[in-house]
Context: one part of a larger RNA
RNA sequence: GCCAACGAGUCCGAGCACUUUCUUUGUCUAAGCGGUUCCGCCGCGAAGGCUCAGGGAAACCAAGUGUUAAAAGCGCGUUUCAGAAAGUACUCGGGACCCGAAGCCAAGCGAGCUUGCCAUAGCCAGGGUGAACCCCGCUGAAAAGCAGGGGGAGGCCCGAACCCGUGAGCCGUGCAAUACUCUGGGAUGAGCUGUGGUAAGGAGUGAAAAGCUAAUCGAGCUUGGUAAUAGCUGGUUCUCCCCGAAAUAGCUUUAGGGCUAGCGUCGAUUUGUAGAGAUUGGAGGUAGAGCACUGGAUGGGGUUUCGUGGGUUUUACCUAGAUUCUCCAACCAAACUCCGAAUACCAAUCUUUGAAUGUCGGCAGUUAGACUGUGGGGGCUAAGCUCCAUAGUCAAAAGGGAAACAGCCCAAAUCUUCAUCUAAGGUCCCUAAACCGAGCUAAGUGUUUUAAAGGAAGUAAAAUUCCUCUGAUAGCUAGGAGGUUAGCUCAGAAGCAGCUAUCCUUUAAAAAGUGCGUAACAGCUUACUAGCUAAGGAGUUUUGCGCCGAAAAUUUACGGGGCUUAAGCUUGGUACCGAAGAUAAGACCAAGCACAUAACUUGUUAUGUGUUUGGGGUAGGGGAGCGUCUUUAGUGCUGUGAAGUCAAACUGUAAAGUUUGGUGGAGCGCUAAGGAGUGAGAAUGUUGGC
Numbered sequence: 001g002c003c004a005a006c007g008a009g010u011c012c013g014a015g016c017a018c019u020u021u022c023u024u025u026g027u028c029u030a031a032g033c034g035g036u037u038c039c040g041c042c043g044c045g046a047a048g049g050c051u052c053a054g055g056g057a058a059a060c061c062a063a064g065u066g067u068u069a070a071a072a073g074c075g076c077g078u079u080u081c082a083g084a085a086a087g088u089a090c091u092c093g094g095g096a097c098c099c100g101a102a103g104c105c106a107a108g109c110g111a112g113c114u115u116g117c118c119a120u121a122g123c124c125a126g127g128g129u130g131a132a133c134c135c136c137g138c139u140g141a142a143a144a145g146c147a148g149g150g151g152g153a154g155g156c157c158c159g160a161a162c163c164c165g166u167g168a169g170c171c172g173u174g175c176a177a178u179a180c181u182c183u184g185g186g187a188u189g190a191g192c193u194g195u196g197g198u199a200a201g202g203a204g205u206g207a208a209a210a211g212c213u214a215a216u217c218g219a220g221c222u223u224g225g226u227a228a229u230a231g232c233u234g235g236u237u238c239u240c241c242c243c244g245a246a247a248u249a250g251c252u253u254u255a256g257g258g259c260u261a262g263c264g265u266c267g268a269u270u271u272g273u274a275g276a277g278a279u280u281g282g283a284g285g286u287a288g289a290g291c292a293c294u295g296g297a298u299g300g301g302g303u304u305u306c307g308u309g310g311g312u313u314u315u316a317c318c319u320a321g322a323u324u325c326u327c328c329a330a331c332c333a334a335a336c337u338c339c340g341a342a343u344a345c346c347a348a349u350c351u352u353u354g355a356a357u358g359u360c361g362g363c364a365g366u367u368a369g370a371c372u373g374u375g376g377g378g379g380c381u382a383a384g385c386u387c388c389a390u391a392g393u394c395a396a397a398a399g400g401g402a403a404a405c406a407g408c409c410c411a412a413a414u415c416u417u418c419a420u421c422u423a424a425g426g427u428c429c430c431u432a433a434a435c436c437g438a439g440c441u442a443a444g445u446g447u448u449u450u451a452a453a454g455g456a457a458g459u460a461a462a463a464u465u466c467c468u469c470u471g472a473u474a475g476c477u478a479g480g481a482g483g484u485u486a487g488c489u490c491a492g493a494a495g496c497a498g499c500u501a502u503c504c505u506u507u508a509a510a511a512a513g514u515g516c517g518u519a520a521c522a523g524c525u526u527a528c529u530a531g532c533u534a535a536g537g538a539g540u541u542u543u544g545c546g547c548c549g550a551a552a553a554u555u556u557a558c559g560g561g562g563c564u565u566a567a568g569c570u571u572g573g574u575a576c577c578g579a580a581g582a583u584a585a586g587a588c589c590a591a592g593c594a595c596a597u598a599a600c601u602u603g604u605u606a607u608g609u610g611u612u613u614g615g616g617g618u619a620g621g622g623g624a625g626c627g628u629c630u631u632u633a634g635u636g637c638u639g640u641g642a643a644g645u646c647a648a649a650c651u652g653u654a655a656a657g658u659u660u661g662g663u664g665g666a667g668c669g670c671u672a673a674g675g676a677g678u679g680a681g682a683a684u685g686u687u688g689g690c
Stems, first nucleotide, its partner, number of pairs: 001690006011094005017088007026050003032044005054061002064076004097235002100232001104225006115199009124189001126158003129154001133150003137146003162186003167182003201217001203213003238625006248261005262366002264363006273356001274353009288339001289337002294333003298329005305322002309319004369394010399410003414587004419583003425577003428561003434574007446563002454548002458545010475532005481505003486500003511526001515524002588615013626679001628676010644663008
């Protein structure tokens, strides 16, 4: 991992609701007693319960009562329903759907591991150093000093056994639940060790690390209380039919849990209730707009007061500036409004749908929401961000489109069909389906969403200004001069470093000079002019499509191939494809209505026919069934072959059922009514097998 078996809403008591049956105008018995055919049943037994009156906290009053000053108002009531049994669903108490803690307490068992202590035993190769003390010698008056010898101290030194475990390697499904190798520390001491004893669970022991107390220690282990508790995680077993949510509000030691409301379902009841549309009438201060208020903020003018600074006519005046009020012009505002929509909201009337509404009762689930569009707050007008409002989708929704893609676009799947029409989106090939017409793009721009500021004789279109056969623009030929090297500056400055000025003359025209150039000149060139040539030329603005700006990580990258008067972009027309949508035909189920038949309890049920509507679905509510084991009653099958098992065929919407054949070799069905240890694929499920 797979297979098989086992494996989770049960039982008792109480309560409430509903269904069925029964009793009865009151109803039922409980304990107990008696009897008996003794799991049981029958009788007696109203103590008591429920009901017959409610209201109030109560006193108390009473068809009323409480509140209150109230005789007002309001709340709850003002009559009918009671009981028993069984069943179903739910609630409460119990282990209470099942499995799962870490833990708490009690009683015991542990010091053969380890910690401390006690008793009694044992062990420490070899080498080194050389304390006290003693002896002898020398010196000395002595004290004492020096030298030699003896001596053998020490939590002394080196280093085996022994004890330990420093660093590294190795191992790390190991040789090993702590080892191995090299290296290392102590090694006469607070040393190491054997045996025996002793101290224990909130306790011991501890040269103290919360260490150790049998591979377990911030409270050992075993058993019990015990099925502890778990607002937490996981799991929870057959089928079909009808409906179908929520992720919100308030409160919560509350925030991943609850309670009530909201939203779902089922039952009963409700006829002008609810939804939609139209018309009419309302209240409002949002969007927008505005500046009349409150504030903000810009420019100009007038004005009040001051005027230290500045100026002069100097003790006065003017002025920069400050300040007050005001006018004009143009603005800004969620907490501004002289104004002011659209929607939405509230009513009435009409139309339409037809219970969708309201009330009462049973049962719930939900309280983590997600994205998208729109209106906003927070943030950076960041986020697949966060918080509201509003709508949609997903959640709980499959199908088609968007290459792939919960939340986007189209569209709601009962079933069948090799039928038809469409939606979104598409029609060169992958890939179903396309043609005709007019423009644009040359960048593979683009072909499915997205690039900016800025830059450019890209190209197309439009508008507009100017020149032009009295010859434009480009090109070619020629001229492009003189005062003068203008003045200043400067080493120099001569058109051309810089500053100032920018005149006059000859002219067809020619700047006190457009650029290059020189140290400065020179030189080339331009403006300007004439001629030749010959027909268009120059600018500005706007628009369409393009260009640059343009850097990302496996591989080029529109999904790919590929595409250029497109298979790109703009635009017009007509077709076609395309979904579980619509239509066509048939079938099934549910609900409503109508009719018919049957039954009886006489107004219900069942069946059939017709017709209308409906049939996606998680949590969840409701309904109807299938199957397993077993009991009772009835009725059957079986050695001429039961159950089980293998296979096939058939039947039923399904759970399932029937038949036949093989195997098997002794029990097993059906009908009706009961009772459950009643359905497995999941629980790191349990046991067994492979």
Molecule: large-subunit ribosomal RNA, domain II
Organism: Patescibacteria group bacterium